[in-house]
RNA sequence: AACCGACAAAAGCAAACCUGCUGAAAAGCAGGGACGCAAAACCAUGGGUCUAAGGGCUGCUGCCUAUGACUGCCAGGUUGCCGAA
Repeated sequence: AACCGACAAAAGCAAACCUGCUGAAAAGCAGGGACGCAAAACCAUGGGUCUAAGGGCUGCUGCCUAUGACUGCCAGGUUGCCGAA
């Protein structure tokens, strides 16, 4: 230094759920709360997933569509704490 990852140490994040606000929705933000996490830090770049306001089609009730979202789904990129085996 790289890989690796302890029932180690120090610090950190916070799922479900509840309350409030924003949003058409998905979802986001704040507070509470902890299922988990060594990148659960950052980037929608590739794949994937969710939503469908607007738009298109329509047999009038549905279908399609991201310019809206999700990185705590998988890759990739950037940065980063600790040091047992």